[in-house]
Context: one part of a larger RNA
RNA sequence: ACUUCGUUAAGGAACUCGGCAAAAAAGCGGCCGUAAUUUCGAGAUAAGGCCUUCCCGCGCAAGCGGGACGCAGCUAAAGAUCCCAGGGGACUGUUUACCAAAAACACAGCUUCCUGCUAACUCGCAAGAGGAUGUAUAGGAAGUGAUGCCUGGCCAGUGUCCGAACGUUAAGAGGAGGGGUUAGUCGCAAGACAAAGCCUUGAAUUUAAGCGCGGAUGAACGCCGGCGAUAACUAUAAUCGUCCUAAGGUAGCGAAAUUCCUUGUCGGGUAAAUUCCGACCUGCACGAAUGGCUUAACCACUUGGGAACUGUCUCAACGAAGUACUCG
Numbered sequence: 001a002c003u004u005c006g007u008u009a010a011g012g013a014a015c016u017c018g019g020c021a022a023a024a025a026a027g028c029g030g031c032c033g034u035a036a037u038u039u040c041g042a043g044a045u046a047a048g049g050c051c052u053u054c055c056c057g058c059g060c061a062a063g064c065g066g067g068a069c070g071c072a073g074c075u076a077a078a079g080a081u082c083c084c085a086g087g088g089g090a091c092u093g094u095u096u097a098c099c100a101a102a103a104a105c106a107c108a109g110c111u112u113c114c115u116g117c118u119a120a121c122u123c124g125c126a127a128g129a130g131g132a133u134g135u136a137u138a139g140g141a142a143g144u145g146a147u148g149c150c151u152g153g154c155c156a157g158u159g160u161c162c163g164a165a166c167g168u169u170a171a172g173a174g175g176a177g178g179g180g181u182u183a184g185u186c187g188c189a190a191g192a193c194a195a196a197g198c199c200u201u202g203a204a205u206u207u208a209a210g211c212g213c214g215g216a217u218g219a220a221c222g223c224c225g226g227c228g229a230u231a232a233c234u235a236u237a238a239u240c241g242u243c244c245u246a247a248g249g250u251a252g253c254g255a256a257a258u259u260c261c262u263u264g265u266c267g268g269g270u271a272a273a274u275u276c277c278g279a280c281c282u283g284c285a286c287g288a289a290u291g292g293c294u295u296a297a298c299c300a301c302u303u304g305g306g307a308a309c310u311g312u313c314u315c316a317a318c319g320a321a322g323u324a325c326u327c328g
Base pairs, nucleotide, nucleotide: 001323002322003321004320005319006318007317008316010314011313014312019309029051030050031049032048037042039146053068054067055066056065057064058063069073081307082306083305084304085303086302087301088299089298093105094104109144110143111142112141113140114139115138121130122129123128148293149292150291152224153223154222157221158220159217160216161215162214163213166212167211168210172206173205177201178200179199180198181197184193185192186191225243226242227241228240229239252286253283264280265279266278267277268276
């Protein structure tokens, strides 16, 4: 010096990102007592207070000794610190085996879409298998995520579904016409023309889905404006004008796990607070199942405050065991 422990005057979180670690308290026994809130179940062992078999002796006390009963005396079997107020997720559960346990995943509940059974869907080249020895109160897919109150506007774009008049549109069908070849005919010759057949090319016409086209659809993917003026102080703008749009963000919430400016402003808490709580709304850039806002209970989640407690600290000291190291 290190590791693991023990004790500590006065103070008591001044430490620190943060009470991390440690300390303390009390222990699913008994008696008493117990708030807000609440989905009436809970919260709750809330909190808080008292008690620890009985008798005798000694002792200031702590306690010690003896006795009684019982298998056993904290008959409690060895064991929660607590409280207040926010955020998140309803809950029990699941997860990165070996740096993340969470606010992530799942969940019951809700909604949409597909599927009439040889079901949809999945695996397989197929046979076949699962779905299911099930049958729409069933099965598959997707989203949201208990409950409560709710879930606004836009179908222009993209997607999905429905429609079929017209346009476009493949192979196929069709075969007008063209080209090649040459029996033949003509020609003195060179050559010209050229039937059938064969080869080749090929117009019109006909023809599906799709796309164009018409409509529906948002708990489908998504999206949800700008400028100017206006009230008898000022300020503000219920109101008006104008441009654009498919429509211009409704309820609720809001400096928020979202707010850049920003330590916004006001109030509370502190002697003092960029954190925290309550408001305001100027929402850079919340917003309604990519769910919005509440919410009792729950949480090895997260934020702030308090009680108790302490070597976390002011500020360090001493001791124990083990080791490093030195000498032998």
A computed fold for a 328-nucleotide part of an RNA from a Planctomycetota bacterium, annotated as large-subunit ribosomal RNA, domain IV. The organism belongs to Planctomycetota, within Bacteria. The RNAcentral record of the full RNA draws on ENA.